[in-house]
Molecule: transfer RNA
Organism: Candidatus Saccharimonadia bacterium
RNA sequence: GGCGGGGUAGCUCAGGUGGUUAGAGCGCACGGCUCAUAAUCGUGAGGUCGCGGGUUCGAGCCCCGCCCCCGCUA
Numbered sequence: 001g002g003c004g005g006g007g008u009a010g011c012u013c014a015g016g017u018g019g020u021u022a023g024a025g026c027g028c029a030c031g032g033c034u035c036a037u038a039a040u041c042g043u044g045a046g047g048u049c050g051c052g053g054g055u056u057c058g059a060g061c062c063c064c065g066c067c068c069c070c071g072c073u074a
Base pairs, nucleotide, nucleotide: 001073002072003071004070005069006068007067010026011025012024013023019057028044029043030042031041032040050066051065052064053063054062
């Protein structure tokens, strides 16, 4: 350099053929339970969906460029 996979919450990841609110588990905060802790239950906060642009009535999803990570290959 070429090819392939990936980048979504603090972490690990879902997200059908573009559609109405962007989610789960863990973690975190608060509360219940307990003499107390753990476990467990409830509530909540937390997201420019890697960056920029395009298509569209509408983009996490499609298109283009770029950046980063992993693998294969010369």